Small-subunit ribosomal RNA from an uncultured bacterium, 1516 nucleotides, folded computationally. The prediction has a mean pLDDT of 86.
C1' cells in the first nucleotide's frame, strides 16, 4: 500500500465484495498452568431465604445478670463493681451501594456571574452558659384484636420540652444625616454529663468535696474550609412528507412564597413573545472525561474506572431535617403477590449472594473487617455483601509449559507414483541428558501502620514536680486471603495440541468417492464422469491453548469529497427572467479593533495517552515524575488584510448627447398567388387513387377547361450555420405604440455592483372552459385495402382540434443535453451591423454569428478567446440498477394533471466512450455456372442402391443441414461378423515369464450339427558337452499354478494421427519503428491494376513470413539420343493374304535429355508506372488445357469400429470355439442411381476406326459340342512379342409408320449354365414363355462455359461366385449459350449503424397463465401515544370559618383567656369517567400494481434504414 467483480477485448464512471483493527459478546470442535483484568448488553420482568445501619448507659428513668461486702430464719433488702439493654434522648439513616426506565432540558460539558443564596458534622477566633417550670414513654394495672396493632387509667427521668433573665450580631419601627453612618426602642439564647487529677483559694478536715483544674458537650456570633442552590455565553442526535406556535402566554404594577432572582404562585393592567441561523411538533437518546478506529480530518461509541444527573413495582404528596419530596421513611390512588379466624392486615433486590422467567448469553445463597474508607461513641469497641480477598466463566490481556541433544541416504505404517521411486521424516524407534509448570514433602514472607496498655523525655494548660494533651523513643499486642507468593527436596519425559484453510483475492496439491446428485460459497463462482472449489484420505500452509464462524463499530470508502469529488455524452444546470432575504464585492487617507496575529494570566479533576524511571523473576498490571490535554475565558500588545465608521476618487455600473440595423412585442388596416364551395359557359365518359387495386366522385354531366362570386388559413421567391428577442419563439405590405441592443463622444452620478434560496412574471404543442370561425389539414369514427391476423403501415371520407377573444393549464429531447457574472490566455478563415484610416477590389477598432485549429483539458468522443483552459463570487443539482418520478401526506389546478417526493423487497450489475469483430430487408467497388442466356437432367413410373420408419431373437455399429443418405463397404450365402439364437471352453484363439511331459508333425477311426471329445498307427529330427550312456538347449505341442491375455465394451466433449467444409476463397500474421492511457491502429488503407496482399504508384512505416504464383507431372509443337517386341519409305524375297522374311533408322511410335512462351516484339491506352487492348510471328499468347498442391483459422464437424491411446468398466465373461439364423426382413417416406416412354428410335443385315488397362491357384487363341449361358480341349503368354478383344455410337442396305407398338421391359412360370463345402432364407447368366407401370413428368431443384454438356462403348480393383445400373479410369463422336450483374446465392475488400460478441438460428418487449415474496388502497375491526373540554375528586399542603368537643408548660388567685388539636369549608389535586378530534401502528373479503421464478401461450414494440427512423410532452 490494495485486490475481487460490468467487456470478445480496453479505458472510465459506478456499485458490491475481500484483505486490517476492535468487542462486556455468543456459537463450533479443542482445551495444561498461572498472573491481571472482567462477567444479565433481553424483562425499570417478577421474587423464596439470609445478610446490606446503625451507633451511643460517658443524656435519662427503669429492668435483668454476674462478682464482692452488710443485713434478714427466710422470701428478700442493701452498698459497690462490672455486664446486657427495650424504651425516652442524641447523632447517622439526604452518605456509601444499584440501575438507565425517563429525560433534547441550563439535562450535561466548558468559561463565566450569584452585592439573589443555604450549609449539620471540622478548623480558627470572640462572647456566654443565670434563675425555674410542666410534662411523656418505659414501667404498673386494665381492655380490644387472630394478627398487625392499639385504647383508658396511674407513676417517672433527661443533653426531650417551656417560661423567665441576661445579651452582641440580626430584625423590625422610629429619628438624624446628601450619603456613608449613627442614635432610641422593641424583639432576640443555652445542657449538662462523665472521667482524670489536686488542695491554691472555701467548707469539713487522716482524705475529700460544694472548690479548683484538665478533657469532653450546650447557646450566641465572625471567619474559614469542604459541600450544595440559583442565572448567564458557548457547544453536541434526526425529521420540513412537522411551517408556523403560544394564554401565564411576553411585560409590567402589587402581593405571596423561598435560602434565594424569577410568571416559581396570585390579582389587575398593557398585547406581546418565538419562528426558515428552524420555532412548534414527531422520532430517538442519559451527559462527559474517555474507549474503538483512522496518516489525519472525521466516523463510530458513552461496558468497566471516574465526574455529573435521573430513579427507586406505576402515579401523587408532603413531614421530620443543616440537608429529601428521601431505594431498604411515611401517606393516599392503581397493578400484582402474600396472611387472614373474611373483622381486617403485609410487602416492594434497578444493594450483595440466590431462584423464576425471557433470552444466543453471563458466577457463590462463599470468606474477613487484617488493610482502605464510612456511621456512631470519651474511648475500648460495634456495625459495614462499601471495600479487601477467595471461588465460577480461555471472556480478554501478559506470560509459561507440553521437553532438549544425538539418532538412517531413511524401519514400519499410511499416501503417492511414470512401478524406477517419492513423500511424511530426525520425526519415529534407540541412546544420553534436563528438570519449569503439574504432583508429593518440608521451609517461609511483604502487606501491620495505628491503636491499646506502659515506661521514659520535652512542651501546652495549670496553682502543682497531680493529672491531661501534643511530640519523640522503647516493650508487649492485631492477618480474612494462607495448606498463598517465595525457597529448598524429591521422583520421573513420566501428566498437558488443537483448530481453520490449501480455485482466484490469500500462504498451501495430489489422490478416491460423488455425477448440476449430494454438497460448497465473503464476492468472482465450483458440481451434469477425469471437481487442486462438493465428501474422504495423504500432504502442505497459517495461527496455537486455543481456532474458527455468526452481530456490530471504524478503515479500506476520495463511496457526502473541511482536509478531499462532481453535473455535454456515465447519476447531476433549475425551460427562462425579475428581483427579497443572505453570500461575495473597485480604489485612496484617517480613526476603531470584531475577525486575524503575538505574548501573559487562570481553568482544562483524577484515572486514560505520550516519555523517563523504578516495583512484582519478565510481560500483563502497578508506582513517581514531567509531557500532552489541539479548549475556554481574561489581560495586554500588533494593525498588513477582511469587517466597521468617516471623508475622498473614476478605471466598474449608470445616465446624457449623436447615430445605426433588426421575421423584437401590441394593436389596426390593406395585398397576391393557391385552395375549396356557388354560379354560368365549354365538353364527354370518366375521374381519383395505389405496389396493385377497391371505397369513393361522376350521364342528375364529374375530371378537364373558361369568367364571375364567397370563404378562411398561410405568406412562394427575397432567404443566407443571415437577423432579433431572456426563453419560448419571430417572417407579405404600411401605418401607431412600445422593449432591447450595438457604435461614436466622454459632458454627468460617483461603487449606486455580482449573484440570487422563497416570491413574482412569462413560458411550443396538445388539453380545459364561455363565445365567435372553419378553406384545408385533420387524433376519434367509418368504410376499402393488405395481411394468418391488421383495432396499424397504404387509399376513400370525417369529428374534435388546428384560427380569433377572454380565462386556466405549466408541462417538452423547453437541447449547445453545456447556470449566471467578471478576468486572463497562440493564431487562421468566412459573415451580419457601427465606425476610423487623404496610398480604399485594402487595412485597423468595437459588437455579434460560424467553421478549422496552438498551448491547455478531456475516460474518449470531442473543447478549444461564443471553453468542456486558467482563477474568483452566487445560485440549483449528483451520490449503484430496478422498485418509481409510483405509493402516502400536503400545495396548486375546473378537470386532465402538475409540484414535493419515499419505503419494503430484489439485482452485481447498471452505464459513458472507444476497439475489433460478426451482422443490417445500409452503402460503395468486385468476383464465383451465383443469377441470366442455353444444353441436358431430377421431382411422375418400374427398378437398383443407401437411410428413415416399422417389424424382428437379431433385423450388429456408425454417418444425420450445406458438409450423412451406391457414405465407412475397392464385393454380407458360410467365414467376413462386430448383431441374435442354441452348444462348449476358462490362463484362455493371441504376447512374455515359470515348472513338468512330449519332437515337430502325418494318417485313420468313433460319437456329435460343430466346436470338441477320446482311440490307433507312423515319426524322431536341431544345437551344445561327453568316448558313451546321457544330460543341457531353442523352435513347436500338451499338461499344471500364478503374474497376466482377452474386449468392434463407454467416453470423438479426454487425445494423437487422419479427414471433411467454408474454399484454390485470397487472404492470414510477425519483427522493428511510429500513434493511442489502452482495448488497438499503422504496414495491409488509398490511386491504378490482377485470377490473385499480382503488380505499380503512393504514404509513418520499413522489412519479413504462411498463403497467391512459380518449382514437380500428364498434354499440346519441335530437336537429339535409341530402335525391340513397336514401325515399313526405298531395296530384296516371299504368301492367298498379313512387316511374314531379309534388310532399315526414314516415318509413326515407343521413352529420356533438350528446345519452345517471357507481355520478348509492334501499335494504341494509362500517371513516364504497373497493367490492359489491338497485331505479328508461332504448333501453343497472355495461368496454352488438365493434375498434384489446401494458409492463420471454423463448425467441442468427423472417426475410441482403420490405427495408437489416458482414465473407466468387465475377467467360468462384455473375453473364447462352434452349428444354424440375422444384417437382403415391409403398409409406407425420403436420397442417388440405372432403363424408359420411342422414329435423331427400334429390329435385322452389312462392314470400319480406339485409348487405357489385366493375365501363372491366371489370361486362353485356333479347333470341336450346345440356340444359349456354356463344355471339352488346350497352341501361345511373366506379356508394345501371347491372351482377354467383339469396342459401341457413327456408317451402308431392308423393315417397322406413331400404335402402349416390332416401343418399354419390371413381374412371374418353365428348363439350364457357372462358381463354391453348400445358392432355401439369399449368387450371377442362358433359353423359352410371361409382358406390368410408363406416352416426357405438380410445387420445387441439380448439372455444366469446350473437346466442356450430352451421348456411346472399353477397362480395372474388390473377388471363387456376385446382387456393380456403384465407384475409379480409358478413349470415340461432339455441341449450345453467355461479352450482362437488377435480381437469388456464396465470398472478398472499403465504409456505415449497432442495444449483437454461444456474434441475426442474436437480442429483446408487453399481455396472459403458474408458483413465491414484499407493498400500496379498503366497508371496517382493534392496539397505542399526546393533548383539548367536561365530570369525580384520594391523601397532602395552603387559606377560610369554626373555637359547642379535646388540651401540661403562658397569663390569670380562680372562673376564664391567649394558643394548640380537632371539626367543616374552599383553591390545588393523582387515579378514574365522559365527547369530539389528531397522529402512530397491527389486522382485514375485496383490489393494484412491484419483485423474483432452465426449457408455458399469444403477437414482434425496440436494437440494423429493425423492415412505418427512434424518441419527448400531450391526447384519444
Nucleotide at each position: 500500500a490494495g485486490a475481487g467483480u460490468u467487456u470478445g477485448a480496453u479505458c472510465c464512471u459506478g456499485g458490491c465484495u475481500c484483505a486490517g483493527g476492535g468487542c462486556u459478546a455468543a456459537c463450533g470442535c479443542u482445551g495444561g498452568c498461572g498472573g491481571c483484568g472482567u462477567g444479565u448488553c433481553u424483562u425499570a420482568g417478577c421474587c423464596a431465604u439470609g445478610c446490606a445501619a446503625g451507633u451511643c448507659g460517658a443524656g435519662c428513668g427503669g429492668u435483668c445478670c454476674u462478682a464482692u461486702g452488710g443485713g434478714g430464719c427466710g422470701a428478700c433488702c442493701u452498698a459497690u463493681a462490672g455486664g446486657a439493654u427495650a424504651g425516652c434522648g442524641g447523632c447517622g439513616g439526604a452518605c456509601g451501594g444499584c440501575g438507565g426506565a425517563g429525560u433534547a432540558a441550563c439535562a450535561c460539558g466548558u468559561a463565566g456571574c450569584u452585592a439573589a443564596c443555604c450549609u449539620a458534622c471540622c478548623c480558627u477566633c470572640c462572647g456566654g452558659a443565670c434563675g425555674g417550670g410542666g410534662a411523656u414513654a418505659a414501667c404498673c394495672a386494665u381492655u380490644c384484636g387472630a394478627a398487625a396493632g392499639g385504647g383508658u387509667g396511674g407513676c417517672u427521668a433527661a443533653u426531650a420540652c417551656c417560661c423567665g433573665a441576661u445579651g452582641g450580631a440580626g430584625u423590625c419601627a422610629u429619628c438624624c444625616g446628601c450619603a456613608a453612618g449613627g442614635g432610641u426602642g422593641a424583639u432576640g439564647a443555652a445542657a449538662g454529663g462523665u472521667g482524670g487529677g489536686c488542695c491554691u483559694c472555701u467548707g469539713u478536715u487522716u482524705a475529700c468535696a460544694a472548690g479548683c483544674u484538665c478533657a469532653u458537650g450546650c447557646c450566641g456570633g465572625g471567619g474559614g474550609a469542604g459541600g450544595g442552590g440559583g442565572c448567564u455565553g458557548c457547544g453536541g442526535c434526526c425529521u420540513a412528507u412537522c411551517a408556523g406556535g403560544u394564554a401565564g402566554u411576553u411585560g409590567g404594577u402589587g402581593g405571596g412564597g423561598u435560602a434565594a432572582a424569577g410568571g416559581c404562585c396570585c390579582a389587575c393592567c398593557a398585547a406581546g413573545c418565538c419562528u426558515a441561523u428552524g420555532a412548534c411538533g414527531g422520532g430517538u437518546a442519559a451527559c462527559c472525561g474517555g474507549c474503538c478506529u483512522g496518516a489525519g480530518a472525521g466516523g463510530g461509541u458513552g461496558a468497566c474506572c471516574g465526574g455529573c444527573c435521573c430513579g427507586a413495582g406505576g402515579g401523587a404528596c408532603a413531614c421530620u431535617g443543616a440537608g429529601a419530596c428521601a431505594c431498604g421513611g411515611g401517606u393516599c390512588c392503581c397493578a400484582c403477590u402474600c396472611c387472614u379466624a373474611c373483622g381486617g392486615g403485609a410487602g416492594g433486590c434497578a444493594g450483595c449472594a440466590g431462584g423464576c422467567u425471557a433470552g444466543a448469553a453471563a458466577u457463590u445463597u462463599g470468606g474477613g473487617c487484617a488493610a482502605u474508607g464510612g456511621g456512631g461513641g470519651a474511648a475500648a469497641c460495634c456495625c459495614u455483601g462499601a471495600c479487601c480477598c477467595a471461588g465460577u466463566g480461555a471472556c480478554g490481556c501478559c506470560g509459561c509449559g507440553u521437553g532438549u541433544a544425538g539418532g538412517a541416504a531413511g524401519g514400519a505404517g499410511c499416501c503417492c507414483u511414470u512401478c524406477g521411486g517419492g513423500g511424511u521424516g530426525u520425526a519415529a524407534a534407540c541412546u544420553g541428558c534436563u528438570g519449569u509448570c503439574g504432583u508429593g514433602c518440608g521451609g517461609g514472607g511483604c502487606g501491620a501502620a495505628g491503636g491499646g496498655u506502659u515506661u521514659a523525655u520535652a512542651g501546652g494548660c495549670g496553682a502543682a514536680u497531680a493529672g491531661u494533651c501534643u511530640a519523640u523513643a522503647g516493650a508487649c499486642u492485631u492477618g480474612a486471603c494462607g495448606g498463598u507468593a517465595c525457597c529448598g527436596c524429591a521422583g520421573g519425559a513420566g501428566g498437558a495440541a488443537g483448530c481453520c484453510c490449501a480455485g482466484g483475492c490469500u500462504a498451501a496439491c495430489c489422490u478416491c468417492g460423488u455425477g448440476c446428485c449430494a454438497g460448497c460459497a465473503g464476492c468472482c463462482g465450483c458440481g451434469g464422469u477425469a471437481a487442486u472449489a462438493c465428501g474422504g484420505g495423504g500432504u502442505g500452509g497459517g495461527c496455537g491453548a486455543g481456532c474458527g464462524u455468526u452481530g456490530c463499530c471504524c478503515g479500506g470508502a476520495a463511496u457526502u469529497a473541511c482536509u478531499g469529488g462532481g453535473u455535454u455524452u456515465a447519476a447531476a444546470g433549475g425551460g427562462g427572467g425579475u428581483g427579497u432575504a443572505g453570500g461575495c464585492g473597485g480604489u485612496c487617507u484617517g480613526g476603531a479593533u470584531a475577525g486575524u496575529c503575538a505574548g501573559g494570566u487562570g481553568u482544562g479533576u483524577a484515572a486514560u495517552c505520550c516519555a523517563a524511571u523504578c516495583g512484582c523473576u519478565c510481560a500483563a498490571c502497578g508506582a513517581u515524575u514531567g509531557g500532552a490535554c489541539u479548549g475556554c475565558a481574561u489581560c495586554u500588545g500588533a494593525u498588513a488584510c477582511u469587517u466597521u465608521c468617516a471623508g475622498g476618487c473614476u478605471a466598474g455600473a449608470g445616465g446624457g448627447c449623436g447615430g445605426u440595423a433588426g421575421a423584437g412585442g401590441a394593436g389596426a388596416g390593406c395585398g397576391g398567388a393557391a385552395c375549396u364551395c356557388c354560379c354560368g359557359g365549354u365538353g364527354u365518359a370518366g375521374c381519383g387513387g395505389u405496389g396493385a387495386a377497391a371505397u369513393g366522385c361522376g350521364u342528375a354531366g364529374a375530371u378537364a377547361u373558361c369568367g364571375g362570386g364567397a370563404g378562411g388559413a398561410a405568406c412562394g421567391c427575397c432567404g443566407g450555420u443571415g437577423g432579433c428577442g431572456a426563453a419560448g419563439g419571430c417572417g407579405g405590405c404600411u401605418c401607431u405604440c412600445u422593449g432591447g441592443g450595438c457604435c461614436g463622444u466622454u459632458c454627468c452620478u460617483g461603487a449606486c455592483g455580482c449573484u440570487g434560496a422563497g416570491g413574482c412574471c412569462c413560458g411550443a404543442a396538445a388539453g380545459c372552459u364561455g363565445g365567435g370561425g372553419g378553406a384545408g389539414c385533420g387524433a376519434a369514427a367509418g368504410g376499402g385495402a393488405u395481411u394468418a391476423g391488421a383495432u396499424a403501415c397504404c387509399c376513400c371520407u370525417g369529428u374534435a382540434g388546428u384560427c380569433c377573444c377572454a380565462g386556466c393549464c405549466g408541462u417538452a429531447a423547453a437541447c449547445g443535453a453545456u447556470g449566471g457574472g467578471c478576468a486572463c490566455u497562440a493564431g487562421g478563415u468566412g459573415u451580419g451591423c457601427c465606425u476610423c484610416u487623404a496610398u480604399a477590389u485594402a487595412g485597423g477598432g468595437g459588437u455579434g454569428u460560424g467553421c478549422c485549429g496552438a498551448c491547455g483539458g478531456g475516460a474518449a468522443a470531442c473543447c478549444a478567446u461564443u471553453a468542456a483552459g486558467u482563477g474568483c463570487c452566487c445560485c440549483a443539482c449528483c451520490u449503484g440498477g430496478g422498485g418509481a418520478g409510483u405509493a402516502c401526506g400536503c400545495c396548486c389546478g375546473c378537470a386532465a394533471g402538475g409540484g414535493u417526493g419515499a419505503a419494503a423487497c430484489u439485482c452485481a450489475a447498471a452505464g459513458g466512450a472507444a476497439u475489433u469483430g460478426a451482422c443490417g430487408g445500409g452503402g460503395g467497388c468486385c468476383c464465383g455456372c451465383a443469377c441470366a442466356a442455353g444444353c441436358g437432367g431430377u421431382g411422375g413410373a418400374g427398378u437398383a442402391u443407401g437411410u428413415g420408419g416399422u417389424u424382428u431373437a437379431a433385423u450388429u455399429c456408425g454417418a444425420u443441414g450445406a458438409u450423412a443418405c451406391g457414405c465407412g463397404a475397392g464385393a454380407a450365402a458360410c467365414c467376413u461378423u462386430a448383431c441374435c439364437u442354441g452348444g462348449u471352453c476358462u490362463u484362455g484363439a493371441c504376447a512374455u515369464g515359470c515348472a513338468c511331459g512330449g519332437a515337430a508333425u502325418c494318417u485313420u477311426g468313433u460319437g456329435g450339427a460343430a466346436a470338441c471329445a477320446u482311440g490307433a498307427g507312423g515319426g524322431u529330427g536341431c544345437g551344445c558337452a561327453g568316448c558313451a550312456a546321457u544330460g543341457c538347449g531353442a523352435a513347436c505341442c500338451g499338461u499344471g499354478a500364478c503374474a497376466c491375455a482377452g474386449g468392434u465394451g463407454g467416453u470423438g466433449c479426454a487425445u494423437g494421427g487422419c479427414u471433411g467444409u467454408c474454399g484454390u476463397c485470397a487472404g492470414c500474421u510477425c519483427g522493428u519503428g511510429u500513434c493511442g492511457u489502452g482495448a488497438g491502429a499503422u504496414g495491409u488503407u488509398g490511386g491504378g491494376u490482377u485470377a490473385a496482399g499480382u503488380c505499380c504508384c503512393g504514404c509513418a512505416a520499413c522489412g519479413a513470413g504462411c498463403g497467391c504464383a512459380a518449382c514437380c507431372c500428364c498434354u499440346g509443337u519441335u530437336g537429339c539420343u535409341a530402335g525391340u517386341u513397336a514401325c515399313c519409305a526405298g531395296c530384296a524375297c516371299g504368301u492367298a493374304a498379313u512387316g511374314g522374311u531379309g534388310g532399315g533408322a526414314a516415318c509413326u511410335c515407343u521413352a529420356g535429355c533438350g528446345a519452345g512462351a517471357c507481355u520478348g516484339c509492334c501499335g494504341g491506352u494509362g500517371a513516364c508506372a504497373a497493367a490492359c487492348c489491338g497485331g505479328a510471328g508461332g504448333a501453343a499468347g497472355g495461368u496454352g488445357g488438365g493434375g498434384a498442391u489446401g494458409a492463420c483459422g471454423u463448425c467441442a464437424a468427423g472417426u475410441c469400429a482403420u490405427c495408437a491411446u489416458g482414465g473407466c468398466c468387465u475377467u467360468u465373461a462384455u473375453g473364447c470355439c462352434u452349428g444354424g439364423g440375422g444384417a437382403c426382413g415391409c403398409a409406407c417416406a425420403c436420397g442417388u442411381g440405372c432403363u424408359a416412354c420411342a422414329a435423331u428410335g427400334g429390329g435385322c443385315g452389312g462392314g470400319a476406326c480406339a485409348g487405357a488397362g489385366c493375365g501363372a491357384u491366371g489370361c486362353a487363341a485356333u479347333a470341336c459340342c450346345g440356340c444359349g449361358a456354356g463344355g471339352u480341349g488346350g497352341a501361345g503368354c511373366a506379356a508394345a512379342u501371347c491372351g482377354c478383344a467383339a469396342a459401341a455410337a457413327a456408317c451402308c442396305g431392308c423393315c417397322c409408320c406413331c400404335a402402349g407398338u416390332u416401343c418399354a421391359g419390371a413381374u412371374u412360370g418353365g428348363a439350364g449354365u457357372c462358381u463354391g463345402c453348400a445358392a432355401u432364407u439369399c449368387g450371377a447368366c442362358u433359353c423359352c414363355a410371361u409382358g406390368a407401370a410408363g406416352u416426357c413428368g405438380g410445387a420445387a431443384u441439380c448439372g455444366c462455359u469446350a473437346g466442356u454438356a450430352a451421348u456411346c462403348g472399353c477397362g480395372c480393383a474388390u473377388c471363387a461366385g456376385c446382387c456393380a445400373c456403384g465407384g475409379c479410369g480409358c478413349g470415340g463422336u461432339g455441341a449450345a449459350u453467355g461479352u450482362g450483374u437488377u435480381c437469388c446465392u456464396g465470398a472478398g475488400c472499403c465504409u456505415u449503424g449497432u442495444a449483437c460478441a454461444c456474434a441475426c438460428c442474436g437480442c429483446c418487449c408487453g399481455u396472459c397463465a403458474a408458483g413465491u415474496c414484499a407493498u400500496g388502497g379498503g366497508a371496517g375491526c382493534u392496539g397505542g401515544u399526546a393533548g383539548u373540554a367536561c365530570c369525580c375528586g384520594a391523601a397532602g399542603u395552603c387559606c377560610g370559618c369554626u373555637c359547642a368537643g379535646c388540651c401540661a408548660a403562658c397569663c390569670g388567685c380562680a372562673a376564664g383567656g391567649a394558643g394548640g388539636c380537632g371539626g367543616c369549608g374552599g383553591c390545588c389535586g393523582a387515579c378514574g369517567g365522559u365527547a369530539a378530534g389528531a397522529c402512530c401502528g397491527g389486522u382485514g373479503a375485496c383490489u393494484g400494481g412491484g419483485a423474483c421464478u432452465a426449457a408455458g401461450u399469444c403477437g414482434u414494440a425496440a436494437c440494423a434504414a429493425g423492415g412505418u427512423a427512434a424518441c419527448c410532452g400531450u391526447a384519444a